[in-house]
RNA sequence: AGCUCCGUUCCGGGAGAGAAUCGAAUUUUCGAUCGCCGAAGGCGCAACCGCCCCGGAAACGCUCAGGCAGAAGGACCGGAUCGGAGUC
Numbered sequence: 001a002g003c004u005c006c007g008u009u010c011c012g013g014g015a016g017a018g019a020a021u022c023g024a025a026u027u028u029u030c031g032a033u034c035g036c037c038g039a040a041g042g043c044g045c046a047a048c049c050g051c052c053c054c055g056g057a058a059a060c061g062c063u064c065a066g067g068c069a070g071a072a073g074g075a076c077c078g079g080a081u082c083g084g085a086g087u088c
Base pairs, nucleotide, nucleotide: 002087003086004085005084006083007082009080010079011078012077013076018034020033021032022031023030024029035068036067037066041064042062043061044060048056049055
């Protein structure tokens, strides 16, 4: 130098579901009620990996949190950049 994995920063892509009703406030906030969504986060199950034990582990399930015009956010995917680990 190359390859694999992990992470930082930047760029591009990126779904679903009431601009619900009522009351305050008076211009976008607060409270209440009902309906709905899953792809921040959280919790649960465990196919699988590994296995003495410990452990890791889904886009499945729950809907606590979050969300239901646009914007923002957004798991995840791709590219660039920098750093770390392993291999050689």
Molecule: Glycine riboswitch aptamer
Organism: Henriciella sp.